[in-house]
RNA sequence: AACGAACGCUCGGCGGCGCGCCUAACACAUGCAAGUUCGCGCCGAGAAAGGCACCUUUCGGGUGCCGAGUAAAGCGGCGAACGGGUGAGUAACACGUGAGUAACGUACCUUCGAGCGGGGAACAAUCCUUCGAAAGAAGGGCUAAUCGCCGCAUAAGACCACAGGGUCGCAGGACCCAGAGGUCAAAGAUUUCGAAGUUCGCUUCGGAAUCGCUCGAAGAUCGGCUCGCGGCCCAUUAGGUCGUUGGUGAAGGUAAUGGCUCACCAAACCGAAGAUGGGUAGCUGGUCUGAGAGGACGAUCAGCCACACUGGGACUGAGACACGGCCCAGACUCCUACGGGAGGCAGCAGUGGGGAAUCUUGCGCAAUGGGGGCAACCCUGACGCAGCGACGCCGCGUGUGUGACGAAGGCCCUCGGGUCGUAAAGCACUGUCAGGUGGGAAGAAAGCGCAGGUGGCUUCAGUCAUCUGCGUUGACGGUACCGCCGAAGGAAGCACCGGCCAACUCCGUGCCAGCAGCCGCGGUAAGACGGAGGGUGCAAGCGUUGUUCGGAAUCAUUGGGCGUACAGGGUGCGCAGGUUGCCUGGCAAGUCCGAUGUGAAAGCCCGGGGCUCAACUCCGGAAUCGCAUUGGAAACUGUCAGGCUUGAGUCCGAGAGGGGCCAGUGGAAUUCCUGGUGUAGGGGUGAAAUCCGUAGAGAUCAGGAGGAACACCGGCGGCGAAAGCGACUGGCUGGAUCGGGACUGACGCUGAGGCACGAAAGCGUGGGCAGCGAACAGGAUUAGAUACCCUGGUAGUCCGCGCCCUAAACUCUGUUCACUGGACGUUGGAUGGGUCAAACCGUUCAGGGUCGAAGCUAACGCGUUAAGUGAACCGCCUGGGGAGUACGGCCGCAAGGCUAAAACUCAAAGGAAUUGACGGGGGCCCGCACAAGCGGUGGAGCAUGUGGUUUAAUUCGAAGCAACGCGAAGAACCUUACCUAGGUUUGACAUCCCGCGAACCUCCUCGAAAAAGGAGGGUGCCCCUUGGGGAGCGCGGUGACAGGUGCUGCAUGGCUGUCGUCAGCUCGUGCUGUGAGGUGUUCGGUUAAGUCCGGCAACGAGCGCAACCCCUGUCCUUAGUUGCUACCAGUUCGGCUGGGCACUCUAAGGAAACUGCCGGCGCAAAGCCGGAGGAAGGUGGGGAUGACGUCAAGUCCUCAUGGCCCUUAUGCCUAGGGCUACACACGUGCUACAAUGGUCGGUAUAGCGGGAGGCGAGACUGCGAGGUCUAGCCAAUCCUUCAAAGCCGGCCUCAGUUCGGAUUGCAGUCUGCAACUCGACUGCAUGAAGGAGGAAUCGCUAGUAAUCGCGGAAUCAGAACGCCGCGGUGAAAUUCGUUCCCGGGCCUUGUACACACCGCCCGUCACACCAUGGAAAGUCACCUGCUCCAGAAAGUCGGUGAACCCAACUGCCUAGCAGAGGAAGCCGCCGAAAGAAGUGGGUGGUAACUGGGGG
Repeated sequence: AACGAACGCUCGGCGGCGCGCCUAACACAUGCAAGUUCGCGCCGAGAAAGGCACCUUUCGGGUGCCGAGUAAAGCGGCGAACGGGUGAGUAACACGUGAGUAACGUACCUUCGAGCGGGGAACAAUCCUUCGAAAGAAGGGCUAAUCGCCGCAUAAGACCACAGGGUCGCAGGACCCAGAGGUCAAAGAUUUCGAAGUUCGCUUCGGAAUCGCUCGAAGAUCGGCUCGCGGCCCAUUAGGUCGUUGGUGAAGGUAAUGGCUCACCAAACCGAAGAUGGGUAGCUGGUCUGAGAGGACGAUCAGCCACACUGGGACUGAGACACGGCCCAGACUCCUACGGGAGGCAGCAGUGGGGAAUCUUGCGCAAUGGGGGCAACCCUGACGCAGCGACGCCGCGUGUGUGACGAAGGCCCUCGGGUCGUAAAGCACUGUCAGGUGGGAAGAAAGCGCAGGUGGCUUCAGUCAUCUGCGUUGACGGUACCGCCGAAGGAAGCACCGGCCAACUCCGUGCCAGCAGCCGCGGUAAGACGGAGGGUGCAAGCGUUGUUCGGAAUCAUUGGGCGUACAGGGUGCGCAGGUUGCCUGGCAAGUCCGAUGUGAAAGCCCGGGGCUCAACUCCGGAAUCGCAUUGGAAACUGUCAGGCUUGAGUCCGAGAGGGGCCAGUGGAAUUCCUGGUGUAGGGGUGAAAUCCGUAGAGAUCAGGAGGAACACCGGCGGCGAAAGCGACUGGCUGGAUCGGGACUGACGCUGAGGCACGAAAGCGUGGGCAGCGAACAGGAUUAGAUACCCUGGUAGUCCGCGCCCUAAACUCUGUUCACUGGACGUUGGAUGGGUCAAACCGUUCAGGGUCGAAGCUAACGCGUUAAGUGAACCGCCUGGGGAGUACGGCCGCAAGGCUAAAACUCAAAGGAAUUGACGGGGGCCCGCACAAGCGGUGGAGCAUGUGGUUUAAUUCGAAGCAACGCGAAGAACCUUACCUAGGUUUGACAUCCCGCGAACCUCCUCGAAAAAGGAGGGUGCCCCUUGGGGAGCGCGGUGACAGGUGCUGCAUGGCUGUCGUCAGCUCGUGCUGUGAGGUGUUCGGUUAAGUCCGGCAACGAGCGCAACCCCUGUCCUUAGUUGCUACCAGUUCGGCUGGGCACUCUAAGGAAACUGCCGGCGCAAAGCCGGAGGAAGGUGGGGAUGACGUCAAGUCCUCAUGGCCCUUAUGCCUAGGGCUACACACGUGCUACAAUGGUCGGUAUAGCGGGAGGCGAGACUGCGAGGUCUAGCCAAUCCUUCAAAGCCGGCCUCAGUUCGGAUUGCAGUCUGCAACUCGACUGCAUGAAGGAGGAAUCGCUAGUAAUCGCGGAAUCAGAACGCCGCGGUGAAAUUCGUUCCCGGGCCUUGUACACACCGCCCGUCACACCAUGGAAAGUCACCUGCUCCAGAAAGUCGGUGAACCCAACUGCCUAGCAGAGGAAGCCGCCGAAAGAAGUGGGUGGUAACUGGGGG
């Protein structure tokens, strides 16, 4: 795009034109569909209804006339073979197309020729008889004709046989002429005229006209038959055939050829260009689609065919093997009196049934057409119309204009608004369609009737033809069309809105419900589900389903491919086939040009006409790409003939070679055997063991046996078709190559089938067996180890003969030929130069390689050995799986091979390349990563966090590193989010409104408090003015709202952790690639560094690195109090005081370090190494600083925020409790286990800090925590503040201790409203575990580790072993180095990974599901071949025919007989289905069980 459609929604307005059982060729009730009155072919009997009149005792009676010589019956003629239906069968001369018929027919029609004379006899109807329920039948009698029939005459002519002549044809033969012989016809009717007769009805005869009849000739039409060509599938159908193939017979038969049939003879014929068989199917014009070529289809219309319940058969006829005819058989249905009968809708309607599905038991012959008829006319379910159905196509309508407050309402919203939307309403108009009403065609012309004219025939009359006028005929239908009336009034739905694909939001739902054509949506913010609003597309339709073509170049003729995606056969030889060099001539099959015929109509296309347009229809044209005939051309193909040498081949010479086959020979090595020497091991492995060995191994020496394979040479070297071929010698033998000449003369190439060869393994048979070695055994390894490793070891490996026939049989690249730049090396020849000879340098042929131009390729790559450009031929492919499987066939001893599907299933499978990630891949390099060290953790007690458990609650979060002394830098109340209980509801807090009161302060009662109630005091500020108003605050009220540490960190912002302070991450332009992408950023060096240098199709740039910033280390300048004190002076001896500001210090500025200098190395680089100087040296040390990104990392409980949820509660207030629980488990810490120690006494030396609700000197007091009083200090001034380890001295002496301090008791201190749950500290007493910590694991590279103390902090009233800082001691120890563990960077490589190795993924097993193979004479159903049996219908043909008939003919002996003739019956051949028997083949189903396969 299309449809003979169906289904869903619309229950949907109108009209025109079409179309309408695709299924059950299933079965059919009822009516109609083929007759004709043709009476102008005929016979004969002669109706009825109804009407009129009369009669009448019968009143339901009778008679007469009309109806009417009408209807019905019969004989006869023509028709019934057309028209109409259907598509079963048919793969065929059935159809299409073109030919042929010298091998034929043709009623009716037309033309021509010639006739129609004279006789005869029957049979229906009917009558009579009989049988039967019926259908019907039988017998007898009569009769007409245009029946049929029979003779006779005539015979132009035809036909038959005979003989002759001529013309023609490819031919059996055709045609013509003349001769003699035989055979063969016929029908009348009507009208009319005349004559005669007459029973006056009419009859007969003659003429004319019309219609007929007969015999011929021809035409036209319609057919029969024959042939060429064309159009389906299966080769898993490969052989088929006996009337089969041909001939003869003047055979039979037919309209006609012919094995169509028969007798005989011969043995052929068809088939890979697909016979035979199977499946499917009516064919065509055309229809749909497509740019076309094609593909699919074959409704309606038209042509042909076939069929008519199923099968068979003939009759009649011009024509049939006959839809509405006959006979027989069968199935079915109906009737029956059970004896018998009847029937055939695939005609039109209609019914049942089947089905997803397909109409009225209508009107009419008015038109067109058909049959009959002289005609009128009759018949016609053909046809014309109407009805039903949105089934299709086409047309029209459902209104038009105006109308903004952009109404109401709906929906959305960022709450501003937007949108439905000029849409509606309103106002002004119009009137198609439908409705009502009135008018009203065309389709009609013939024919006929009447009247008239002309003409033919005719003596008139008449008749025929023709013309004119008038009259008559319409189913549709009062329809089309036209006018009028009223009124916007009666007339819109369907699908879709994630992408493809035009159209977006809200709500609901929450991997549910559902959607889905493909991809895919849905797991709480769904443009994809459902609804709504809005929108988009079509529109009386819209969607869905089905089917066909297209897109699909996805079977490729046009127009594809095969190195790696599917696809080159394992290799060669070669029949058929395909294809084939140069020149000349002929022919004309192909080819090309012209002409002729045909190519039906309709359809398509073009032009025009008619319905108002269109659909539809009419006319004309074009086209129909084809076939046939004919004329011509000769380039190409073909063919014939002749020639040529370049393709191919032959001869000669030469050299190379693991080419093949056979026979022989050789040495090395392994093993075994024998003997000698000799002693304890050997062997084997990652390490071992099994194993061998004291019965003497292994080792070593000598000798022997046997089998297999041939080191070095050896080489991308050689040979071969491939498989393959490797010691040496000989024999036989194949091929290729080179060189030069001679010869043949296209002999060539390819090659379906076919034939041959064909590694390894394997099979059969017979040998052989050293080594090796499936299976097997043992030992190891391992979670296991039916493996890898080891010790053994059988088939086999080897040989002869015979099979098998596969392979990653690979160059994953078929064979042959030609053409198309090169470079390098190499093998075998020839040749030029060169050399003594070589080497070497050229040229050329044949091989085998590497790299590469053009070109090709998806890329990779190929590239004169093509995957380039062409030619010829073969093979093969068409998504993945199923499956190279099943079934069948062929081959094989078997194993198995060759050929080779389908169901089902998936939305991919696959190639090449790219970027990442990963690797028990590689290279380079970092990091307390390992190593080297020091100290810890893991064991103990305690502290703290977490899990778990418990609980009314133990609030919540954090979860490997990167949660766990984390949020929390500080939970007794508060905090607090949790629990219990008591309260509260505009609220503890914000804004707005109303009323009252200023605010506020004090006290009382109750209560746990919140809260509730009560009493008292007390009025201010601003304005105007004395009455109020306002601000602010409080109380009460109202509703908007507040509030939520409720949920979602996977809706978010912000902030943070982590990789990682790692050195990376990118961009612009350019270049490059089809593209993803690459390049830059890789490479060589170097660095802490993508740091820098060099090179480079790159050149630059950005974010990172570094530097800039802060602290610290040296110096300088400035400044000198609260700091300092060298110097001067004083001194209470304290920088205390006055000077002083040099020093320290403080805090501001500056200097200094840059590989700057020297040497070496390095590339004249970057830089590295060493050195000098310097406070500091190569980043001086430390901090801050964290690229692109990753982890849906963390946080909705800091804050902010979308959505959701709660609203007398999930909000708020209060008290108490809990977050502090405790069998356990883990993390992080503290204190220890002691002598490098503990304890006592003495003594030396810091820094960072903090301080007003504070730090608190000092004094007094207490054992102490502390208390009391208080100076000073808002702090370089005062206080905290005695630092401790250290050093000196004493004691302790290795012990659960003078170690260790948990736990517990008692007594206290301090803070605080309050230390019970649940604080810290003090004193006395108590004195637990713990004796250095298993597996494992952490930190640290220098002022670091370790160790020692000090300070702060924050909330803070109080509460550190944590955290953040500070200094002291410490020049602590160690670093070979980068193999390994972990993490990271760069390059490279492989990849089937890409949520990226925590990836992907294979097979068994278990459960349910799906389709399928097998299941041996199983079983069921169906189809079919052959043989045979019996029975044998109807019927044709043949024979017979002493049943019977025997009219017309003949003869005779004439009421008759006989003959001829007819004919039942019988016999013979043939003969259908069904039946019986036997034997095959095929298809499908089914089944216990079973095999694999798929999801």